[in-house]
The prediction has a mean pLDDT of 84.
A computed fold for a 678-nucleotide part of an RNA from Floridaenema fluviatile BLCC-F154, annotated as large-subunit ribosomal RNA, domain II.
The full RNA is in RNAcentral, with records from ENA.
The organism belongs to Floridanema fluviatile, within Bacteria.

Context: one part of a larger RNA
RNA sequence: GCCGGCGAGUUACAGGUAGUGGCAGAUUAAGGUAAAAAUACCGCAGUCAUAGCGAAAGCGAGUCUGAACAGGGCGAUUAAGUCACUAUUUGUAGACCCGAACCCGGGUGAUCUAACCAUGUCCAGGAUGAAGCUUGGGUAACACCAAGUGGAGGUCCGAACCGACUGAUGUUGAAAAAUCAGCGGAUGAGGUGUGGUUAGGGGUGAAAUGCCAAUCGAACCCGGAGCUAGCUGGUUCUCCCCGAAAUGUAUUGAGGUACAGCGGCUGUGAUUAUAGGUUGGGGGUAAAGCACUGAUUCGGUGCGGGCUGCUCGCGCGGUACCAAAUCGAGUCAAACUCUGAAUACCAACCGGACACACAACCAGUGAGACAGUGGGGGAUAAGCUUCAUUGUCAAGAGGGAAACAGCCCAGACCACCAGCUAAGGUCCCCAAAUUGUUACUAAGUGAAAAAGGAGGUGGAAUUGCAUUGACAACCAGGAGGUUUGCCUAGAAGCAGCCACCCUUGAAAGAGUGCGUAAUAGCUCACUGGUCAAGCGAUUCUGCGCCGAAAAUGAACGGGGCUAAGUAACAUACCGAAGCUGUGGGAUAUUGUAAAGAUAUCGGUAGGGGAGCGUUCCGUAGUAGUGAGAAGCACUAGCGGCAAGCAGGUGUGGACGAAACGGAAGUGAGAAUGUCGGC
Numbered sequence: 001g002c003c004g005g006c007g008a009g010u011u012a013c014a015g016g017u018a019g020u021g022g023c024a025g026a027u028u029a030a031g032g033u034a035a036a037a038a039u040a041c042c043g044c045a046g047u048c049a050u051a052g053c054g055a056a057a058g059c060g061a062g063u064c065u066g067a068a069c070a071g072g073g074c075g076a077u078u079a080a081g082u083c084a085c086u087a088u089u090u091g092u093a094g095a096c097c098c099g100a101a102c103c104c105g106g107g108u109g110a111u112c113u114a115a116c117c118a119u120g121u122c123c124a125g126g127a128u129g130a131a132g133c134u135u136g137g138g139u140a141a142c143a144c145c146a147a148g149u150g151g152a153g154g155u156c157c158g159a160a161c162c163g164a165c166u167g168a169u170g171u172u173g174a175a176a177a178a179u180c181a182g183c184g185g186a187u188g189a190g191g192u193g194u195g196g197u198u199a200g201g202g203g204u205g206a207a208a209u210g211c212c213a214a215u216c217g218a219a220c221c222c223g224g225a226g227c228u229a230g231c232u233g234g235u236u237c238u239c240c241c242c243g244a245a246a247u248g249u250a251u252u253g254a255g256g257u258a259c260a261g262c263g264g265c266u267g268u269g270a271u272u273a274u275a276g277g278u279u280g281g282g283g284g285u286a287a288a289g290c291a292c293u294g295a296u297u298c299g300g301u302g303c304g305g306g307c308u309g310c311u312c313g314c315g316c317g318g319u320a321c322c323a324a325a326u327c328g329a330g331u332c333a334a335a336c337u338c339u340g341a342a343u344a345c346c347a348a349c350c351g352g353a354c355a356c357a358c359a360a361c362c363a364g365u366g367a368g369a370c371a372g373u374g375g376g377g378g379a380u381a382a383g384c385u386u387c388a389u390u391g392u393c394a395a396g397a398g399g400g401a402a403a404c405a406g407c408c409c410a411g412a413c414c415a416c417c418a419g420c421u422a423a424g425g426u427c428c429c430c431a432a433a434u435u436g437u438u439a440c441u442a443a444g445u446g447a448a449a450a451a452g453g454a455g456g457u458g459g460a461a462u463u464g465c466a467u468u469g470a471c472a473a474c475c476a477g478g479a480g481g482u483u484u485g486c487c488u489a490g491a492a493g494c495a496g497c498c499a500c501c502c503u504u505g506a507a508a509g510a511g512u513g514c515g516u517a518a519u520a521g522c523u524c525a526c527u528g529g530u531c532a533a534g535c536g537a538u539u540c541u542g543c544g545c546c547g548a549a550a551a552u553g554a555a556c557g558g559g560g561c562u563a564a565g566u567a568a569c570a571u572a573c574c575g576a577a578g579c580u581g582u583g584g585g586a587u588a589u590u591g592u593a594a595a596g597a598u599a600u601c602g603g604u605a606g607g608g609g610a611g612c613g614u615u616c617c618g619u620a621g622u623a624g625u626g627a628g629a630a631g632c633a634c635u636a637g638c639g640g641c642a643a644g645c646a647g648g649u650g651u652g653g654a655c656g657a658a659a660c661g662g663a664a665g666u667g668a669g670a671a672u673g674u675c676g677g678c
Stems, first nucleotide, its partner, number of pairs: 001678006011093013025048003031042004052059002062074004096234002099231001103224006114198009123188001125157003128153001132149006161185003165182005200216001202212003209218001237611006247260005261365002263362002266359004276350006287339001288337002293333003297329005304322002306319005368393010398409003413584004418580003424574003427559003433571001435570006446561001452546002456543010473530005479503003485497002509524001513522002585601006612667001614664006624655001631651005
């Protein structure tokens, strides 16, 4: 892991409610009598009901409050209960099942290990050479020096022994801590044998919360004990009807709970409630505006101030400074409003698909998710967070979006090798147009992106020039006063400053650019000629281009496409569990209550209803059964929506239905379930 067995809402008592039954006031309890038993009878103690109000005394269809004959509160008027049983639910009990870590009580442990006590025992070999002593030297005497002797030491090297610093191996090991190679101590605070002492709120500890029998921030065993678990997991047959919530308030509250909200079921109710429509309302949001409150740019006038001139002072002037107030123009606002919608909300009437209100009982929910819209927080970030509102998912299958809970279409009772459509599609993958008309795009744009950039290209508009010849190109001219004046070393159209005239002429700037040291030179404006028909400027707009760099190859789903791309229009077709058709079923309402009609039948938590099956008991020593029971295996047979029930065949070898009732150890796939097998 698989298979098989076992495995979880039970029982008692006391309440609530519903149903059924008895009685109409109901009923007995303990106990007793009779009886084999079942049961019957007795039992007027008690309980509930029959009257309430008040804290109570108490009064009483009233009573309490109160000074009250007031007002108000709770009652009366109408009025049925009670005792059993069944179902469901609540409480108390282990209370649906399994699951702690802990806490407490009484005991058992120092054969491991910690410390201590008593008594034994062990430490190869080698090295160093303290004190003391002896001898010699030395001293006045010591001191001191040398040699020898001596054999000290938590001394040195190193086996046994004790330890455990490093690495490797091992890591379902040879081993629940080892092996191998190195390593530390090795006469000491040394190692070790035997016997003993200290015990869990404790001991012991050269102290690590270490150790106290592979267990230690409090040992182990049994008991309290089925501790408790607002937590996790699990909780076993079928069908039918309805069908949520993830919100508010409160909470030592936030993953729990209480009440409300939303669901179910039963009953009651009035033309009660409602989608929608019409009419009428109030508002201060969106927008807009600047009349208020504030903010804010420019200009005019300019209080006051600064700076400055004159003045002994008073004061009088100037001002390219700041600037109140006011005027003109232009703006901004959640906490501004002279204005002001759409929606929404309220009311009345119409509206009778659908619902609504109240009461009793039974719940679940109180982690929501995304999307659109209006806001707050954040960075006008987040598959972010927090409100409001609508939808979907949650609890919703089907079609589309390549794939894709929350997007688009659409709500699955069942069957069909029938039809029509929605979203979305119609070249192939792949069902249906290689459909039609008119345009655009050349970028594979389509099939991901900005500021910004560009004689890409289509459309629209305004405007200028043009057969008295435009635009472009080519040919020619582009001059003189003059090198204007100033400045300058120079300044001659062309460093810079001022001025920018006159003449000739078809035209030609006191000069558009290049150039020179300055000249020179080239060129432009401007003009004539050649040519012959359109040429410029600006704005708006459609589709494209560049901008465009990331880590596996990945930005049409692929093939591939110049339409099979884009825009507009048109027709046809495909396309879903939608709608229709045909047949069938169920539920509700209505009905001629067998017919028929209408509507409904997705569904988690959850509520309600109806059934199937298992074991045992009663009827029952039943029917059946060796001419073969139960059980087991197989079975295109039959009936039932299903759980399931019959039949047949084989096996098996002795029991045993159906039906009607009753009682439960009553249904298995999950619980790191449990036992067995493989």